Molecule: transfer RNA
Organism: Candidatus Colwellbacteria bacterium RIFCSPHIGHO2_02_FULL_45_17
């Protein structure tokens, strides 16, 4: 220098262009226990990497940029 892939909760990841953006783990509170863990219930936690574009409507489609990974040279 060229090509491909990824970016969504603290972590690991789901999420047909439309209804409220979700799960597991972690956290907090409650329950249970002599106590802890496990189990059970509840709560909180997100400007969906950034900026534009398409669209009635974008986490989702397109362009550019940023960061990360892989391959080729």
């Nucleotide at each position: 220098g060229g090509g491909c892939c990824c970016a969504u909760a603290g972590c690991u990841c789901a999420g047909c262009g439309g209804u409220u953006a979700g799960a597991g783990c972690a956290a907090u509170c409650g329950u249970c226990u002599u106590a802890u863990a496990a189990g059970c219930g509840a709560u909180a936690g997100g400007u969906c990497g950034a900026u534009g574009g398409u669209u009635c409507g974008a986490a989702u489609c397109c362009a550019u940029c940023u960061g990360g990974g892989c391959c080729c040279a």